RNA sequence: CUCCGCCCCACGGGGCCGGCGGUGGCGGGGCCUCCUCUGGAGGGAGGAGGCUACCGCCUUUGCGGGGGGAUCGGUCAGGUCCGGAAGGGAGCAGCCUAACCCCCGACGCCGGCGUUCGUGGGUCUACGGGG
Numbered sequence: 001c002u003c004c005g006c007c008c009c010a011c012g013g014g015g016c017c018g019g020c021g022g023u024g025g026c027g028g029g030g031c032c033u034c035c036u037c038u039g040g041a042g043g044g045a046g047g048a049g050g051c052u053a054c055c056g057c058c059u060u061u062g063c064g065g066g067g068g069g070a071u072c073g074g075u076c077a078g079g080u081c082c083g084g085a086a087g088g089g090a091g092c093a094g095c096c097u098a099a100c101c102c103c104c105g106a107c108g109c110c111g112g113c114g115u116u117c118g119u120g121g122g123u124c125u126a127c128g129g130g131g
Base pairs, nucleotide, nucleotide: 001131002130003129004128005127007122008121009120010119011118012117013116014115015113016112017111018110019109020108021107024058025057026056027055028054029052030051031050032049033048034047035046036045037044038043063105064104065103066102067101068100073096074095075094080089081088082087
């Protein structure tokens, strides 16, 4: 003297931490309420409105696993009710379970960090390394 590092700025990508968040619709089935018709009972047929945890399809970044779960609901052994029977009704226990709550993941959005990599630029008085 020069190059790089350290230092500063910008952009892009990681890592860590925190907060918030959980798609919408259609059809069918089922349940509830009301109405009409009908049968000797249990019941049967149809219409309107509401709900849906079931089934299918589409859609959305919005999914997976686990625990609890008043009780609305589903399935209802036994018993019980209607019936000549066939068959059906209500429905306890049991089982399943929507809402809701909690936990763990991933995902989406927002933010933070004396975190890290890359690219470009700046500075090099000082410090470190190379020529």

Predicted 3D model of a 131-nucleotide RNA (Archaeal signal recognition particle RNA) from a Thermoproteota archaeon. Lineage of the source: Archaea > Thermoproteati > Thermoproteota. Rfam family: Archaeal signal recognition particle RNA. Gene Ontology terms of the family: SRP-dependent cotranslational protein targeting to membrane, signal sequence recognition and signal recognition particle, plasma membrane targeting.